[in-house]
The prediction has a mean pLDDT of 81. The RNA shown here (transfer RNA) has 73 nucleotides and comes from a Terriglobales bacterium. Lineage of the source: Bacteria > Pseudomonadati > Acidobacteriota > Terriglobia > Terriglobales. Rfam family: tRNA. The family's RNA type in Rfam is transfer RNA.
RNA sequence: UCCGGUGUAGCUCAUCGGUCAGAGCGCUCCCCUGAUAAGGGAGUGGUAGGCGGUUCAAUUCCGCUCACCGGAA
Numbered sequence: 001u002c003c004g005g006u007g008u009a010g011c012u013c014a015u016c017g018g019u020c021a022g023a024g025c026g027c028u029c030c031c032c033u034g035a036u037a038a039g040g041g042a043g044u045g046g047u048a049g050g051c052g053g054u055u056c057a058a059u060u061c062c063g064c065u066c067a068c069c070g071g072a073a
């Protein structure tokens, strides 16, 4: 310098262009127990890296850009 990939909740990840963007773990409260662990119930979560574009409608498609990872010189 060039090419490719990834970026969504505190963490790990889902999410054929269209419902209120979800799951597990975590966290908080409660039940259970003599007390823990385990177990059960309820709750808690997000400007989808940023900007712009296409579209009636974008986390999803396109462009630029930022960060990280990998590759080729």
Stems, first nucleotide, its partner, number of pairs: 001072007010025004018056001026044006049065005